About this RNA:
Small-subunit ribosomal RNA from a Chloroflexota bacterium, 1362 nucleotides, folded computationally.

RNA sequence: AUAGACCUAAGGGUGAAAGAUGGGGAUCUUCGGACCUAUCGCUUCAGGAGGAGCCUGCGUCGGAUUAGCUAGUUGGUGGGGUAAAGGCCUACCAAGGCGACGAUCCGUAGCUGUUCUGAGAGGAAGAUCAGCCACACUGGGACUGAGACACGGCCCAGACUCCUACGGGAGGCAGCAGUGGGGAAUAUUGCACAAUGGGCGCAAGCCUGAUGCAGCAAUGCCGCGUGUGUGAAGAAGGCUCUAGGGUUGUAAAGCACUUUAAGUUGUGAGGAAGUUACGAUUGCAAAUAGUGGUCGUAAUUGACGUUAGCAACAGAAUAAGCACCGGCUAACUCCGUGCCAGCAGCCGCGGUAAUACGGAGGGUGCAAGCGUUAAUCGGAAUUACUGGGCGUAAAGCGCGCGUAGGUGGUUUAUUAAGUUGGAUGUGAAAUCCCCGGGCUCAACCUGGGAACUGCAUCCAAAACUGAUUCACUAGAGUACGAUAGAGGGAGGUAGAAUUCACAGUGUAGCGGUGGAAUGCGUAGAUAUUGUGAAGAAUACCAAUGGCGAAGGCAGCCUCCUGGAUCUGUACUGACACUGAGGUGCGAAAGCGUGGGUAGCGAACAGGAUUAGAUACCCUGGUAGUCCACGCCGUAAACGAUGACAACUAGCUGUUGGGAGACAAGAUCUCUCAGUGGCGCAGCUAACGCUUUAAGUUGUCCGCCUGGGGAGUACGGCCGCAAGGUUAAAACUCAAAUGAAUUGACGGGGACCCGCACAAGCGGUGGAGCAUGUGGUUUAAUUCGAUGCAACGCGAAAAACCUUACCUACACUUGACAUACUUGGAAUGCUUUGUAAUAAAGCAGUGCCUUAGGGAACUGAGAUACAGGUGCUGCAUGGCUGUCGUCAGCUCGUGUCGUGAGAUGUUCCGUUAAGUCGGAUAACGAGCGCAACCCUUACCCUUAUUUGCCAGCGAUUCGGUCGGGAACUAUAGGGGGACUGCCGGUGAUAAACCGGAGGAAGGUGAGGACGACGUCAAGUCAUCAUGGCCCUUAUGUGUAGGGCUACACACGUGCUACAAUGGGGAAUACAGACGGACGCUAAGCCGUGAGGUGGUGCUAAUCCUAAAAAAUUCUUCGUAGUCCGGAUUGCAGUCUGCAACUCGACUGCAUGAAGUCGGAAUCGCUAGUAAUCGCGAAUCAGCAUGUCGCGGUGAAUACGUUCUCGGGUCUUGUACACACCGCCCGUCAUACCAUGGAAGUGGAUUGCACCAGAAGUAGAUAGUCUAACCUUCGGGAAGGCGUUUACCACGGUGUGCUUCAUGACUGGGGUAAAGUCGUAACAAGGUAGCCGUAGGGGAACCUGUGGCUGGAUCACCUCCUUA
Repeated sequence: AUAGACCUAAGGGUGAAAGAUGGGGAUCUUCGGACCUAUCGCUUCAGGAGGAGCCUGCGUCGGAUUAGCUAGUUGGUGGGGUAAAGGCCUACCAAGGCGACGAUCCGUAGCUGUUCUGAGAGGAAGAUCAGCCACACUGGGACUGAGACACGGCCCAGACUCCUACGGGAGGCAGCAGUGGGGAAUAUUGCACAAUGGGCGCAAGCCUGAUGCAGCAAUGCCGCGUGUGUGAAGAAGGCUCUAGGGUUGUAAAGCACUUUAAGUUGUGAGGAAGUUACGAUUGCAAAUAGUGGUCGUAAUUGACGUUAGCAACAGAAUAAGCACCGGCUAACUCCGUGCCAGCAGCCGCGGUAAUACGGAGGGUGCAAGCGUUAAUCGGAAUUACUGGGCGUAAAGCGCGCGUAGGUGGUUUAUUAAGUUGGAUGUGAAAUCCCCGGGCUCAACCUGGGAACUGCAUCCAAAACUGAUUCACUAGAGUACGAUAGAGGGAGGUAGAAUUCACAGUGUAGCGGUGGAAUGCGUAGAUAUUGUGAAGAAUACCAAUGGCGAAGGCAGCCUCCUGGAUCUGUACUGACACUGAGGUGCGAAAGCGUGGGUAGCGAACAGGAUUAGAUACCCUGGUAGUCCACGCCGUAAACGAUGACAACUAGCUGUUGGGAGACAAGAUCUCUCAGUGGCGCAGCUAACGCUUUAAGUUGUCCGCCUGGGGAGUACGGCCGCAAGGUUAAAACUCAAAUGAAUUGACGGGGACCCGCACAAGCGGUGGAGCAUGUGGUUUAAUUCGAUGCAACGCGAAAAACCUUACCUACACUUGACAUACUUGGAAUGCUUUGUAAUAAAGCAGUGCCUUAGGGAACUGAGAUACAGGUGCUGCAUGGCUGUCGUCAGCUCGUGUCGUGAGAUGUUCCGUUAAGUCGGAUAACGAGCGCAACCCUUACCCUUAUUUGCCAGCGAUUCGGUCGGGAACUAUAGGGGGACUGCCGGUGAUAAACCGGAGGAAGGUGAGGACGACGUCAAGUCAUCAUGGCCCUUAUGUGUAGGGCUACACACGUGCUACAAUGGGGAAUACAGACGGACGCUAAGCCGUGAGGUGGUGCUAAUCCUAAAAAAUUCUUCGUAGUCCGGAUUGCAGUCUGCAACUCGACUGCAUGAAGUCGGAAUCGCUAGUAAUCGCGAAUCAGCAUGUCGCGGUGAAUACGUUCUCGGGUCUUGUACACACCGCCCGUCAUACCAUGGAAGUGGAUUGCACCAGAAGUAGAUAGUCUAACCUUCGGGAAGGCGUUUACCACGGUGUGCUUCAUGACUGGGGUAAAGUCGUAACAAGGUAGCCGUAGGGGAACCUGUGGCUGGAUCACCUCCUUA
């Protein structure tokens, strides 16, 4: 049910539902009820709200060493299926779809609001809270349902666990607690539904590990407490110390207060709204029933909870740690340790004085926390959008053509994509921000606002960009006319040279080198002449000249051909620029095939060089170099500089054009296109660049992001190969790099100096001895010094002493100092012992006094302390050596530079000199140089004894005496020398050369004098001194020994080897010094050392004291001697307590080596070398050493090439501990990560096939069947079973990718004091490097082409400077 819904052949068809409970007046009743009413439920349709499903634009990590992917794939038609569109599924048709704007593949990942950081832009993350998704033991599946393919449902498969009577069953904490495991690590098997919310229920109520609370953890944030005030004797203790003090520190104690928090006792909100009962009133209704609303009364509900809060009580009572203290970075000392132990974020600290380790005291910073570790952002403009770079630091493709893409001249109109403005919607809440409110504050909670920078839609504007469009000619191009050129390709041809062949001449060498040899040559080379052959390359011209995109291109002629430039006119009309991929060209070397091969020449062979020489040098020599064709595709393929366009002072060369001027030759001016130099602005880290930009801008491309590993491995692509291209990581370091500065260095350069060389003289090295050192020895041979710059040094004197060493014996407040107590003067003598020492005896009784005592000395005792030649010179002072008596080293101000720094101080000339002059962005100054000082050389003056003696006198003949003050001398004071004068040179300067005068001439000669600094130079043993060490010994004393040893090596000396000499005899001439614990005379003795003697002298008086070489005479006659004197024997002298170890000297005797010294090496330039003697210090004695003194007295220096050292300027540098530097590679050892590898074991995944549980869909008369229909036969429909399709697990085969592992093997990194060489840095000793090829233990070597990021020298060109 004429509605609405659905289906449709458009006619029509299909087609829902359920009652339950309470109350009830009339009516009916079968007495059950009917009926009415209220509430709840049921059905259909429509609307709303909420929630889902589907579709779509945009967005959403890394890898291209993932470049092609895709068959239901893309689309269409029909059908099926779904709540719904759709290849969602199916049949057929078409051949599409995606991808460099990154498909596919691999790896990783839940997304978002938001969170952290950051000025922002960004970067990182996605805990809590909130939204969405996914999942629920693993895999598959559906069922039910509004909703699921379902966390606490089902089925199946698998793994695992449990139960079992073995037949079979059960299970799923990524819910809340809890257990185990894993792990660096994360909580209670709590209370309650009181609140909020949810489910069911009419309601009461029940359920709720949601939720509300409590518990645990300082996990975070916030707040509070651990007391406050006073208190100086600045207590004690600690630490430190310069021994005074300082500090801890008002800190503590003490005194006076307070009571928050914790504690005890009491009191005590809010979270409570509701619910139930009763009453009143009101809606629905017939109703006083029921139910809903409103009002009132009463009762009642709290997990937290011993709540929050409030009050009282008591007492400073119950409560502070952690890290750090070298710089960054706030905060410092002591002790311990001794490159150990340890620290460390980075730099770095620690090897005997550690602010760096460990402890302590003190301090600093935070504070109930503090540190560490891990992580993110920041700083980091070290990924650069905001906001970087590419000449040399990392970085421009080797060079063109060109696709996509990006960008693009002037002008008209339109449009509105970009752009700009406005409006609307949205951008969940929370969060962030602002203003308020609530917890006593805060954290926290909460109200409002703003914001969420976004997205979408609409409107408006039209300048710029885009698109479309009308035009233009300034960009670009074309035509006509000229020009220059090693532009390219092909063919031909020429002469010189080299080599070879033949022939002639000719004879012994040639060739080659630093020097040689291999090699060639008497079978005739080299040389020379002639003829011929061959190949390769093109002298001069030739030039920062030309051409080409780059690589590159060179005799001349011909042909073909590309590009460029210039002038003027005409034409096209933006046709342009760049260019990922792509494509072509691309030195040398190399490869393939075939030719060719004169010269050169990897490899190779030989000869040299050398420690070696797989090299440099030499003699040969094969590939190759050449040609044709084909590969390769790299170089320091460089201007280490991408292409194009515009703009921005100039000057000057040069190449090719054009125009103009002119005295019409030259020349000058302007201009276009190249190619060089200099330079302003600007830029640059600097160097430098500078109209040919590395300046100012625009467009496009390529590339970089610390060094090494590594332009390597693996993979891909290319290649015949060699290899090319693309291109990581692990691991490791705190640097690597650029430019410039100052030094130092160079087998770089220039200049200069020095006994540096050269020229000379004499030595050392050989001998013997002396002396020092090393070594060895020893009980000890004390210690130090060690290239020059240790070694005749400390030591200007080791028999004892010295003395420090060894042995033995002694002492312990000590040999020495200060302080205390006590005794005594001191002291001397005797005895013991080798002595130190020990014990006793004898002698002795001092000095000063204010009369108290004091000073000095000494014995004993006790304690502080003494003492140490013990260590550290690398803890130090002082002193010293050395470069070096070299000429340097610095500062102020100014100037230049970002700066380190520079300038001055360089340059020219000159000097011994940074000496002086001139020039000069420098001007001045200091320390050095020089001078001032001392000695010496000349003169004057003053003085005159001990010195002197011209003149006068005396004389013993001696300056002896009188005397003198002239001379010598002495020692005080002066003078003198200054390039002052002349000439020359030079810039007329400074100065140099020569000369005059002068005693002296160019600092006259010698000395003293030593800049800033270097060498961790030397010295702790001169002295002083920090620290450490010893304290009956590492101190002190004594005796003896040692420092003196002796196979040897070295240094420094002496004496010699002889005739310029030795011996003998005779005769001369100094200076300076020393002398009283001394020097010592004359005389005498001794062969002598010496003895004796005693004079003089406190020293111009006396003494040492004789000078020697020299000179004269004589002898020796070239010998191991008449040289030489070692060694040894004997005998002596002197000093001294003492001469054995261990002194010096003397006499006699002995008589070694040695006949001038290898390699090598030293000193010296004028009164020097050489030679000769004399003196002094030390010292009892001891000198060949040292320091002084005088006598005699040379030679040579052309000169700066070389050796050594030094100075100035310049250059290179990878050095700075500074060339005794730095540094490369193999090999050996250990460790680490990694590549390859026969394989082995996993993981993901592709393809093909087998298999097929549960389930769904289809088929099905094998079987069964409640509700429906029926004509009662059956039908419809369904179940079970069977079967088909799909499909999970599973299985088989074969691949891709990836991880782990793997005998062995490759390189790489790191370490340490290894081995071999020395490749690089300087000219690195052969300049280096790049590419390529060959070779070699290794760095590397060689060939070929290239580069300068090569030093030095020379030439050319260009430029700068008035």
Its mean pLDDT, the model's own confidence on a scale to 100, is 84.